[in-house]
Molecule: c-di-GMP-I-GGC riboswitch aptamer
Organism: Syntrophomonadaceae bacterium
RNA sequence: ACCGACAAAGGCAAACCUGUUGAAAGACAGGGACGCAAAGCUAAAGGACCUAAAACUCUGUUUUAUAUAGAGUAAAGGUAGCCUGGCCACCGAAA
Numbered sequence: 001a002c003c004g005a006c007a008a009a010g011g012c013a014a015a016c017c018u019g020u021u022g023a024a025a026g027a028c029a030g031g032g033a034c035g036c037a038a039a040g041c042u043a044a045a046g047g048a049c050c051u052a053a054a055a056c057u058c059u060g061u062u063u064u065a066u067a068u069a070g071a072g073u074a075a076a077g078g079u080a081g082c083c084u085g086g087c088c089a090c091c092g093a094a095a
Base pairs, nucleotide, nucleotide: 003092004091011036012035016031017030018029019028020027021026034081040087041086042085045084046083047082048079049078050077051076055073056072057071058070059069060068061067
């Protein structure tokens, strides 16, 4: 360096609940543990997935107001606990 024990020390925390935030997905804090050897960082590295308020397009409704309902597009937002890549790191049995 690689690797990863029924090792040791320490760490993180899914679902769910409460609060805050957001249009939403989601995020944050507390509780809680399904799991995790990088479940540490990176979403302005690539792919995948999730959301769709505003805007635009189409269709409808109506009191014709730049009103309202539905569908679509995807600028944008998000997931690192979806995969790959990049960066950094605790411990030390076996091979």